[in-house]
Context: one part of a larger RNA
């Protein structure tokens, strides 16, 4: 000086308390163990691995595997010879591609270059290992408030001091003291979005209308660039300070809500499988093609969803109200075919214009009568569609049938403090085809918070030492 303490004092965090709705029971999805397996590719392991690298495994992605090929190579540079390339066709191979022979057809005025084809070799390839040989990225403590520096000054030194006291604050924010005087990364502010106003702009928007045309820019909306909250005003407390607490104008009040942004360091945290890298290790193979399975198995255990168990509800009828997105090898309208998925069709649109694209819940009416039901929907059967060489392994999606477990879940354990938790439907990345996951996006919309005794985790100061 640090660490720790079932020692103190103070303080703070959905940490506890108050509250709501969940996970643990059930079936499914999906991730992991385990287990099997020719393979079930690797990698992630308390919090901080486990709907996690994977924003999408039927082939390919693919690194596993069984079996077929090549051996300067799939891919680069350089050397030497020769020549249109590319398509089709047909034979061979075998299971079945890769693969190899034979023909056909087409260019250029000529040389080099560029490209194919054969040759030797230097070389190439490694998704092979170490993440405890590294760089770059990340996670975490934790957006916690805290980590140092220079000068000076005390101590023999290690160091202190400053940073500690008194208040205050979300904040080492900020005020007052003081051997300290200043200063650096951190906080705050500067960035974006959200709320409000008026200017300035006015189409593809917007109004008037039953539609279009014409018109206009007062509303809604969009763009630009301003204003606007600063404890500024007032009162009270308070050291006359910082500031706290009322209250006033205000849209908006005390950090106005949300986001970007993460300090010196910890965890030899993760990562050689995004990429780069040093060493080590293969080289007719640990490299490279290709076909077929494989990651998708399946007595169990675990994480994390979603969907029930119903009357705050299931079903039927008629019918309201959004936002934020995407679109050319794309979205795709109207109309016609079908119960439907869809499928013909092709109109519009590089989109404030056209399309996805009807929002659901909600509220109106009818109907069910509390049951394993008109509750759930697994799981099987048959019958279709769609994407794509190709849905046997191993996609989704429709119709009819079939109708399992479930009656609110033990011990335990989780989220969340306001447009927030519930709860509702939208879209979007990835993508041929596949979403209950992730990211966004609006709709309805709550209870509780006395409090800091106690459980967690965290600061800051004392105080002890069997630790360094």
């Nucleotide at each position: 000086u640090g660490a720790c303490g079932g020692g103190g004092a103070c303080c703070c965090g959905c940490a506890c308390a108050a509250g709501c709705g969940g996970u643990g029971g059930a079936g499914c999805a999906u991730g992991u163990g385990g287990u099997u397996u020719a393979a079930u590719u690797c990698g992630a392991a308390g919090c901080a691995a486990c709907g996690c690298g994977a924003a999408g495994a039927a082939c390919c992605u693919u690194a596993c595997c069984a079996g077929g090929u090549c051996u300067u190579g799939a891919c680069a540079u350089c050397c030497c010879c020769c020549u249109g390339a590319c398509g089709g066709g047909u034979c061979g191979g075998c299971a079945a591609a890769a693969c190899g022979g034979c023909c056909c057809u087409u260019c250029u005025a000529c040389g080099g270059a560029c490209a194919g084809g054969g040759g030797a070799g230097a070389c190439a390839g490694g998704u092979g290992g170490u993440g405890c040989a590294u760089g770059g990225u990340u996670g975490u403590c934790g957006u916690c408030a805290g980590c140092u520096c220079g000068u000076g000054u005390c101590g023999u030194g290690a160091g202190a001091u400053g940073u500690u006291g008194g208040g205050u604050u979300a904040a080492g924010u900020c005020c007052c003291g003081c051997a300290a005087c200043g200063a650096g990364c951190g906080c705050a502010a500067c960035c974006c979005u959200u709320a409000u106003g008026g200017u300035c702009a006015g189409u593809u928007g917007c109004u008037a209308c039953g539609c279009a045309a014409g018109a206009g820019c007062a509303c809604u909306c969009u763009g630009g660039a301003c204003g606007g909250a600063c404890u500024g005003c007032c009162g009270u407390u308070g050291a006359c300070a910082a500031a706290a607490c009322g209250g006033a104008g205000g849209a908006a009040g005390g950090c106005g809500g949300g986001g970007a942004c993460g300090a010196c360091g910890u965890c030899a945290a993760a990562u050689c499988a995004u990429c780069a890298u040093g060493c080590c290790c293969c080289u007719u193979a640990c490299g490279u093609u290709c076909u077929g399975g494989g990651c998708u198995a399946c007595a169990c255990a675990c994480g994390u969803a979603c969907u029930a168990c119903a009357a705050u509800g299931g079903c039927g009828u008629a019918a309201a109200c959004a936002a934020a997105g995407a679109g050319a090898a794309g979205c795709a309208a109207a109309a016609u075919c079908g119960c439907g998925a869809g499928a013909u069709g092709g109109a519009g649109c590089a989109a404030a214009c056209c399309u996805c694209a009807u929002a659901a819940a909600a509220g109106a009416c009818g109907u069910c009568c509390c049951a394993g039901u008109u509750c759930a929907g697994a799981c099987u059967g048959c019958a279709g569609g769609c994407u794509g060489c190709a849905a046997c392994c191993c996609g989704c999606c429709u119709g009819c049938a079939c109708g399992a477990a479930g009656u609110u879940g033990g011990a335990a354990u989780u989220g969340c403090u306001a447009g927030u938790a519930a709860u509702c439907g939208c879209g979007g990345a990835u993508c041929a085809g596949c979403a209950u996951g992730c990211c966004g996006c609006g709709g309805u919309g709550a209870a509780u918070a006395c409090g800091u005794u106690c459980c967690c985790g965290g600061g800051c100061u004392u105080u002890g030492u069997a630790c360094a």